[in-house]
Molecule: transfer RNA
Organism: Orycteropus afer afer
């Protein structure tokens, strides 16, 4: 870098934590389980077969 937060410092599918939405469990709620959704890696532009990862300018 996702609503907030933190990893990943050249390699094929961007990984977590919190929030949220759904289900479970509770007479209700919390708190616990389980699962879903959400990301053009600040912006351009360079350098690589390959950039969140080097380089430059905002």
């Nucleotide at each position: 870098u996702g609503g907030c937060u933190u990893a990943g410092u050249g390699g094929u599918u961007a990984a977590g934590g919190c929030a949220u939405u759904u289900g479970g469990c509770u007479g209700c709620a919390a708190a616990c389980c389980a699962a879903a959704a959400g990301g053009u890696u600040g912006a351009u532009g360079g350098u690589u077969c390959g950039a969140a990862u080097c380089c430059a300018u905002c």